Molecule: c-di-GMP-I riboswitch aptamer
Organism: uncultured Woeseiaceae bacterium
RNA sequence: UCUGGAUUGAGGCAAAGCCGUCGAAAGGCGGCGACGCAAAGUCACCGGCCUAAAGGGCGAGAAGACCCAAAGGUAGCGGGACUGCUCGA
Numbered sequence: 001u002c003u004g005g006a007u008u009g010a011g012g013c014a015a016a017g018c019c020g021u022c023g024a025a026a027g028g029c030g031g032c033g034a035c036g037c038a039a040a041g042u043c044a045c046c047g048g049c050c051u052a053a054a055g056g057g058c059g060a061g062a063a064g065a066c067c068c069a070a071a072g073g074u075a076g077c078g079g080g081a082c083u084g085c086u087c088g089a
C1' cells in the first nucleotide's frame, strides 16, 4: 500500500421500551437500557421508506375533514463518497 472480516486482545457504538426535552409530525438530543453492529464512524449525492408543516386543491371569509405536496427526516433500508481501529495474508 492492497485485499478480507474466518479467528484474537484492548476497547467502541447502542434497537425496542421507559423518563426528560425540542418538534406540527416523522424524528432528533440527553439519561437508563442492550436487540444487534467489524465501520451501527461522517456526509442526504442516487434510489427507497417515513412524516405532511408552509403552500395548493379551496370557493367572499372563517373553522373542520380529506387529497396533493419536502424546503422536514431516516446513514441501524440499499448504493455511493470520505475517514478510521484490530487481526490475518
Stems, first nucleotide, its partner, number of pairs: 004087001012037002017032006035076001041082003045079003048074003055068003